[in-house]
This record gives sequence, C1' cells and structure tokens, in this order.
RNA sequence: GGGGCCAUAGUUGAACGGGACAACGUAUCCUUCGCAAGGAUAAGGUCCGGGUUCGAUUCCCGGUGGCUCCA
Repeated sequence: GGGGCCAUAGUUGAACGGGACAACGUAUCCUUCGCAAGGAUAAGGUCCGGGUUCGAUUCCCGGUGGCUCCA
C1' cells in the first nucleotide's frame, strides 16, 4: 500500500426493509429476625456522516476503530 470480516444496553450475543430482543449485570419492591436463593417491576443501546426508500440495525458510499490475509 491492497483485499476480506466485524462495530447493537454495563458485558456476551440475536434481529425476512415495517413494533429493537434475550441472558447475565444494575435499581426498586415482595418473601426472611438477617444473609443467600427465589419472584415481580423498571431503567438502559444500533460507531460517525451522507445516499436509496413511504420507511434503514438491515441496502449503497465515505470516514473512524478492531481482527485477519497478501505485499
């Protein structure tokens, strides 16, 4: 210098172009004399900038970062 893959909640991962979801974690409440375990509820997210589309996590372009291959 060139090619490929990836970027979603605090963490790890889902998501035929049409309501963003789970597990763990966090907060509150219930249960206990207390702790743990258990139950209920809640908060919390699409890397950035454009484009296509009635509508983009998804498709296209550029950028940033990470992994990897070639030179």
Background:
Transfer RNA from Candidatus Omnitrophica bacterium CG02_land_8_20_14_3_00__42_8, 71 nucleotides, folded computationally. NCBI's taxonomy places the organism under Bacteria, Pseudomonadati, Candidatus Omnitrophota. It matches the Rfam family "tRNA". By type it is a transfer RNA.